RNA sequence: CGCGCUAGGCGGGGAGCUAGCGGUUCCCUGAACCCGCAAUCCGCUUUAGCGGGGCUUAAUUCCCUCUCGAGGGGGUGGCGUCCGAGACACGGGCUUCGAACGUGAGCGUUGACGGCCAGGUUCCGCGCACUGGGAGCCUGCGAACCGCGUCAGGUCCGGGAGGAAGCAGCGCUAAGCAGUCUUCUCCCAGGUGCCGCGGGGCAACCUGGCUCGAGCGAUCGUUCGGGGCACCGGCUGGGGCGCCCUCUCGAAGGAGGGUGCGCG
Repeated sequence: CGCGCUAGGCGGGGAGCUAGCGGUUCCCUGAACCCGCAAUCCGCUUUAGCGGGGCUUAAUUCCCUCUCGAGGGGGUGGCGUCCGAGACACGGGCUUCGAACGUGAGCGUUGACGGCCAGGUUCCGCGCACUGGGAGCCUGCGAACCGCGUCAGGUCCGGGAGGAAGCAGCGCUAAGCAGUCUUCUCCCAGGUGCCGCGGGGCAACCUGGCUCGAGCGAUCGUUCGGGGCACCGGCUGGGGCGCCCUCUCGAAGGAGGGUGCGCG
């Protein structure tokens, strides 16, 4: 150097699943043999897909190390941004009350503000009035016997004179019923009253009087103070996304090294 073989190779990686490994799944890389199996999975056990078939040949292709690095995963790491939650009145904002200062329509020596007094608005009792109800008074009716009076007839007692009880009728009345309530008397009640008397209360407002003698003041603005509202910021803790940092796995690419047997 040639020929024939063999180990090996014909993709790998991340996530996920799993006790773990590989595959099916998703993603990255990439020039990436064929068929069958597989997510309520499939096949295996550290030599960790299984079964069947095919291609290739010790090197551009196999193995190891280094480098670079697509991409994936982790981080109570940092920054930014967004979302929703909680607490707080801390800063801002809004709002309300008070004070001071300013502005100032108007009011004010025909007397402001303030002070004092009285009355009213409020409560209680009594009176009066009003309204409603009830009773009395008044009128009428009103008892077959068990109400009254008078009691024809009849009855009873008596020799008689006379006497007794008493139905109907008539008159009267009780309980009760109805009316009048015009007036009068009494009782009860009241979301009744520009009413009267007495008492209580009197913070505020109103009215009037006295006093004092020059201010009072709706509104608006500024400042300060008190209260309220979670709208913005800040605070607390949570989540999503992006970038950076860090740890980890790591494809493809690049560099270096390594790896047989037989025959001629």

This is a predicted structure of a 264-nucleotide RNA (Bacterial large signal recognition particle RNA) from a soil metagenome.